Overview:
SAM riboswitch aptamer (S box leader) from an Actinomycetales bacterium, 118 nucleotides, folded computationally. The organism belongs to Actinomycetales, within Bacteria.
[in-house]
RNA sequence: CGCCCAUCCAGAGCGGCCGAGAGACCUGGCUCGUCGACGCCGCAGCAACCCGCCCCGACCACGUCGGGGUGCGGUGCUCCCGCCAGGACCGAUGAGGAGUCGAUCACCGCCAUGAGCG
Numbered sequence: 001c002g003c004c005c006a007u008c009c010a011g012a013g014c015g016g017c018c019g020a021g022a023g024a025c026c027u028g029g030c031u032c033g034u035c036g037a038c039g040c041c042g043c044a045g046c047a048a049c050c051c052g053c054c055c056c057g058a059c060c061a062c063g064u065c066g067g068g069g070u071g072c073g074g075u076g077c078u079c080c081c082g083c084c085a086g087g088a089c090c091g092a093u094g095a096g097g098a099g100u101c102g103a104u105c106a107c108c109g110c111c112a113u114g115a116g117c118g
Stems, first nucleotide, its partner, number of pairs: 001118003005114003008109001013043005021032003026086004044078003049074002051071009082108001087105002090102004
């Protein structure tokens, strides 16, 4: 760098530095921000993707698979659902349409996160 798989409405914040925009891109909305956001660093925490350990069960049994627990380790994460919508379809409201509300799928995102392969 390319490919592929899983996850993306749960959870978890303080301090220091910096100084103007930030929440991926476009449009619309919304939110955060000089009472210092975003970012960087430190500490703390959350989670359980990988991994280690422990327990239980099954089997084709030096192991494999499934479930549970735990956290010395590798990552990740700790405002708003990936902040929301955009395309399709369905439901509610509405005579119908528009609009509004709700649900599902798709699209996009891997400079979203993790595992794997080349």
Of the family's consensus pairs, 97% are formed in the model. The coordinates come from a structure-prediction model, not an experiment, and the mean pLDDT is 78.